Model confidence (mean pLDDT): 82 of 100.
This is a predicted structure of a 73-nucleotide RNA (transfer RNA) from a Clostridiales bacterium.
Rfam family: tRNA. The family's RNA type in Rfam is transfer RNA. About the family: Transfer RNA (tRNA) molecules are approximately 80 nucleotides in length.
The source organism's lineage runs through Bacteria, Bacillati, Bacillota, Clostridia and Eubacteriales.

[in-house]
């Protein structure tokens, strides 16, 4: 230099045929306990990397950039 992938909560990931952003941990309250873990119920946290473009509508399609892994020369 070229090619593929991959970016989505704090941290691992899901999201189907473009139509309300979700799941485990964790973290906040609250119930259970004499008390703690552990269970149960509730809650909070998102610029879906980033810039545009289609479209009534876009995490999803297109194009470009960043960055991180892989591969080829």
């Nucleotide at each position: 230099g070229c090619u593929g992938a991959u970016a989505u909560a704090g941290c691992a990931c899901a999201g189907u045929c473009g139509g309300u952003a979700g799941u485990g941990c964790a973290c906040c309250g609250c119930c259970u306990u004499g008390g703690u873990a552990a269970g149960g119920c509730g809650g909070a946290g998102g610029u879906c990397a980033c810039c545009g473009g289609u479209u009534c509508a876009a995490g999803u399609c297109c194009g470009g950039u960043u960055a991180u892994c892989a591969g080829c020369u």